[in-house]
Context: one part of a larger RNA
RNA sequence: UGACGGGGGCUCACACAAGCGGUGGAGCAUGUUGCUUAAUUCGAUGCAACGCGAAGAACCUUAUCCUGGGCUUGACAUGCUUGGAUGCCCAUCUGGAAACAGAGUAGGCUGCCCUUCGGGGUGAAACUUGCACAGGUGCUGCAUGGCUGUCGUCAGCUCGUGUCGUGAGAUGUUGGGUUAAGUCCCGUAACGAGCGAAACCCUUGUCGUUAGUUGCCAGCGCGUAACGGCGGGGACUCUAGCGAGACUGCCGGUGUUAAACCGGAGGAAGGUGGGGAUGACGUCAAGUCCUCAUGGCCUUUAUGUCCAGGGCUACACACGUGCUACAAUGGGCUGUACAAAGGGUAGCGAGCCUGCGAGGGUGAGCCAAUCCCGGAAAGCAGUUCGUAGUUCGGAUCGGAGUCUGCAACCCGACUCCGUGAAGUUGGAAUCGCUAGUAAUCGCGGAUCAGCAUGCCGCGGUGAUACGUUCCCGGGCCUUGUACA
Numbered sequence: 001u002g003a004c005g006g007g008g009g010c011u012c013a014c015a016c017a018a019g020c021g022g023u024g025g026a027g028c029a030u031g032u033u034g035c036u037u038a039a040u041u042c043g044a045u046g047c048a049a050c051g052c053g054a055a056g057a058a059c060c061u062u063a064u065c066c067u068g069g070g071c072u073u074g075a076c077a078u079g080c081u082u083g084g085a086u087g088c089c090c091a092u093c094u095g096g097a098a099a100c101a102g103a104g105u106a107g108g109c110u111g112c113c114c115u116u117c118g119g120g121g122u123g124a125a126a127c128u129u130g131c132a133c134a135g136g137u138g139c140u141g142c143a144u145g146g147c148u149g150u151c152g153u154c155a156g157c158u159c160g161u162g163u164c165g166u167g168a169g170a171u172g173u174u175g176g177g178u179u180a181a182g183u184c185c186c187g188u189a190a191c192g193a194g195c196g197a198a199a200c201c202c203u204u205g206u207c208g209u210u211a212g213u214u215g216c217c218a219g220c221g222c223g224u225a226a227c228g229g230c231g232g233g234g235a236c237u238c239u240a241g242c243g244a245g246a247c248u249g250c251c252g253g254u255g256u257u258a259a260a261c262c263g264g265a266g267g268a269a270g271g272u273g274g275g276g277a278u279g280a281c282g283u284c285a286a287g288u289c290c291u292c293a294u295g296g297c298c299u300u301u302a303u304g305u306c307c308a309g310g311g312c313u314a315c316a317c318a319c320g321u322g323c324u325a326c327a328a329u330g331g332g333c334u335g336u337a338c339a340a341a342g343g344g345u346a347g348c349g350a351g352c353c354u355g356c357g358a359g360g361g362u363g364a365g366c367c368a369a370u371c372c373c374g375g376a377a378a379g380c381a382g383u384u385c386g387u388a389g390u391u392c393g394g395a396u397c398g399g400a401g402u403c404u405g406c407a408a409c410c411c412g413a414c415u416c417c418g419u420g421a422a423g424u425u426g427g428a429a430u431c432g433c434u435a436g437u438a439a440u441c442g443c444g445g446a447u448c449a450g451c452a453u454g455c456c457g458c459g460g461u462g463a464u465a466c467g468u469u470c471c472c473g474g475g476c477c478u479u480g481u482a483c484a
Stems, first nucleotide, its partner, number of pairs: 001484002003481003007478006015468002019433005026324007034315001042053002065310007074133001078132003083127001087109003092103004111122004135299002138297003144293002146288003149284001151282001156195006162171003175186003201276004206244007216233002220231003247270001250264005326426001330385007342373003347366002351362004392423001397418007439461007
């Protein structure tokens, strides 16, 4: 100087407390351990691994993960070299699961130069022979780059000059206030500065202005059973450019006359308005050699590469994360209302016909503020059920189907009929959350042929909350130390 302490002081945070809703019990989904297996590919392992890499394992993906069958200058790159009028496209035949191996030549294409049209030369592309080499998701993340997690969006981490100290170092950065903040003020052997904080950026909340189609429809006219459907209009909504607006600016009080704090006015918004992006010096030899790059090592008829089938989907169990429930604030049925944000041409697909349905047939329109996905759901109104393992719950199983796809046996999703399990609110323990938040309700997207309870977004309805003694973690000062 740090680190540590079941030392002290101050302080912050859904850290506790006050609450709301969960997890832990059930069934299922998913990840992991373990066990099993020919193989169940590999990685991730306290917080910070475990719906994680994987934004989508039937084949492919996929990784010698397994079994089996092939190839050996190779599936791919560059260079040199050998050869032959070859080479390519492609019909055909044999073996085969395919890959591949072999046979085979009907037909089409085949550059440039010279040409006496017989041919000669060249060599691009492709093939072939041989050689250099390729290749490796093989090992080492404790050789590395890059990227990332984490403490933590915590308020810290440092430097120059000066001063003090023999020196390590200290000072500044401590102290008194204040702040979300090393934020600012005052004091001060320090004076300044940098990386962070803040601000600048995006979005949302109010207004003005410009513009008015594909959006809108107040007033005028036309039309309709009804509907911006039409003429027209720019008022309104909206769209998207530009601008205004919030700065403790104003008033009162407190305070050291300061910084600031408390209250108020005006205002759409008030003291960082809400949300996002943004992550200091560093820590964990944290994670990743399987994104990529890369040193070294290993491999080279195999640890490379191609193919078929299987496996990654197994199942006594254990754990994590979720979904659905256990019901009446509910289940069923009928009617009826209101979104936002997205996506669409190998696509979205209206309408019509058809099927109980998943769907099927046909097919308008739309490269989209135009057309489509597209009926939002909870809600509201009415009705039924009457506390029961039920008209709750839907697992499991039987049968029949639909769709995608070469192909749903291993191993897809969905529909219909039947079946109707556990479950009556969950022990010890434990998690999230302070506002348009929790909870609850549906909608969309990426990936994607198909497959979502996951992930990323969107809106609808919409709560409870006195404080800092204690637990966990962090920051500053101080103290002790046999630690570095």
Model confidence (mean pLDDT): 80 of 100. The part of an RNA shown here (small-subunit ribosomal RNA, 3' major domain) has 484 nucleotides and comes from an uncultured organism.